[in-house]
Context: one part of a larger RNA
Molecule: small-subunit ribosomal RNA, 5' domain
Organism: uncultured marine bacterium
RNA sequence: GAUUGAACGCUAGCGGCACGCUUAACACAUGCAAGUCGAACGGCAGCACAAGGAGCUUGCUCCUUGGUGGCGAGUGGCGGACGGGUGAGUAACGCGUAGGAAUCUACCUUGUAGUGGGGGACAACCCCGGGGAAACUCGGGCUAAUACCGCAUAAUCUUUACGAAGGAAAGUGAGGGACCUUAGGGCCUCACGCUACUAGAUGAGCCUGCGUUAGAUUAGCUUGUUGGUGGGGUAAAGGCCUACCAAGGCGACGAUCUAUAGCUGGUCUGAGAGGACGAUCAGCCACACUGGGACUGAGACACGGCCCAGACUCCUACGGGAGGCAGCAGUGGGGAAUAUUGGACAAUGGGCGAAAGCCUGAUCCAGCAAUGCCGCGUGUGUGAAGAAGGCCUUAGGGUUGUAAAGCACUUUCAGUAGGGAAGAAGGACCUUUGUCUAAUAGGCAUAGGCUAUGACGUUACCUACAGAAGAAGCACUGGCUAACUCUGUGCCAGCAGCCGCGGUAAUACAGAGAGUGCAAGCGUUAAUC
Repeated sequence: GAUUGAACGCUAGCGGCACGCUUAACACAUGCAAGUCGAACGGCAGCACAAGGAGCUUGCUCCUUGGUGGCGAGUGGCGGACGGGUGAGUAACGCGUAGGAAUCUACCUUGUAGUGGGGGACAACCCCGGGGAAACUCGGGCUAAUACCGCAUAAUCUUUACGAAGGAAAGUGAGGGACCUUAGGGCCUCACGCUACUAGAUGAGCCUGCGUUAGAUUAGCUUGUUGGUGGGGUAAAGGCCUACCAAGGCGACGAUCUAUAGCUGGUCUGAGAGGACGAUCAGCCACACUGGGACUGAGACACGGCCCAGACUCCUACGGGAGGCAGCAGUGGGGAAUAUUGGACAAUGGGCGAAAGCCUGAUCCAGCAAUGCCGCGUGUGUGAAGAAGGCCUUAGGGUUGUAAAGCACUUUCAGUAGGGAAGAAGGACCUUUGUCUAAUAGGCAUAGGCUAUGACGUUACCUACAGAAGAAGCACUGGCUAACUCUGUGCCAGCAGCCGCGGUAAUACAGAGAGUGCAAGCGUUAAUC
C1' cells in the first nucleotide's frame, strides 16, 4: 500500500447492488418447512344443494334419501432418497484430473408384443364387546379396488446338461351408429394407464494411474493380513464373506503412529514466481441428539421414517408413554460479534393430478445493520465597510476571510400531490384446420379470439408545488509524514507505531486559535500478502 463474513470509539442525509453466528455439531418454548390424487376403491363424518315427508311462527326447524357438488378418516398409487441446513468426522480413490469394465436406473423418449379367465382376504364401518390415566391396543362380524394370490398364454427375456424348463398384467374416464341385453351393461372408438422385452437419455454404484498439510524427539507395520482353489453373496469386479492350501504383503521414493484439516472451481495479495485462505455463488463428499441395525423401495441403510441401546428433556393415575431446529423465523447460553417468531406462491423451479388446482420458510420479495462496494447530495453566482467576534501581535497591524451578512439565482435528494411502465407468458373457455374414427360425438395436435391472473407496491420512472429551506464529521499537525502558534502544567499529570517527549519559555502532555488529510464516513484493534 492492498484486502476482510470483521469488531470497537466518535459521527451520520439518501439510493442501488451485495452481504450478515467465523464462538457452543451447546440446549431448545411456539408456529410453519411434504404433500397430492374421488379420472384406482369401499364409503360418507362435516359443508353446500336437490327431492320427499312432518311441524308450524309461511320461511324457518326437524327427519329420510350418497341422490348431486364435493370430501374428514380409511384402503391404494406416486412423492417423502429432491429441494433446504451444517462442516463434526475424514490425510481417504474423500476430492481434483485422466482413463477403465464386471453393473443398475422410477418418471421421460423409441420400437415390438400383450392386456384372457378366476379366487380368497384385510382396513374403513358395526358391536348395550374388552383393556388402558394416556399413547394406544385386543377380540368378533360385514365389504371394495389399479391392494393381494393362483390358472392360461411366452419371444428378441431368464436359467441351462442346448434336450428343455421357469416366469406377467388392471383397469379408469369420455363419447357413440348399427347389433345383443338380465336394461346395470356388453360391444366399438379415443385418451390415460398396466405387463414383458429392445434401444436411448438421465442419474447412480465400482476399479485404476497421477496429484493432494506437518512431525523421524513416530522405524518398523500387518493374520483376512498377501495370493490361490472350492463355495456363498451383490445390480456388479473383488478376502466382500467363508473352508482349505501356500507364506506372503507394505516400508527412508517415509509404511505405521501422532497432530491438524472437508476437497475443488476459486478468493486475497504480489511485476511475477510465490504466499495465505476455501465466507457468499457453483461441483463433489460426509453428517442429521450419541452409537448400532436393518425394513420398504428404481433409488436410503433414510434430517422433519422404523427398531435397539445410551445421555438429556417432558407427561404420568408410577403400570407406562412422548421428543430430537447442523430447515425458516425465534429463545436461552457462549462470545468482541452477526438480522424479522414478516408477505406471497405473481414469476422461476419442484411434488401430485387428465386438468382445474393444491402443497412448497425452495424461491421471489419486504424488514433490520454504514458490514462492504458504487453513485448522489448537504447549494450556485456575486459580495471589502476586508464588518463584528475569536486568536496572535513588535500594538502599527496580521489572521480567521469572499468566509459571513447583503443582493441575485437554482431545487438534485428528502417532503407533499398527481400520473405511471416492465417483470404476464402460460392455463381455462370458444372457434379454425389436420389426424384417429362408422361418426359432424369425443380425444390429440395446430392457428386465432375472448376473459381474467402482481407478493413486491404509496414500485421504477415522469410531472407539479414550496423553500436554501431538512443534511459534516473524524483523525492528525517533533521526525518518519502533509500540516504551528499561544496559554496551562512542571520527570507531575500525561503521550507514544519506532526514534523518543515532560525536571518553568514543551510546534511531542492538556485546552484554544489556526492549519493538513480523508469524507458519510474517519480513526483504532485483529488478521493475510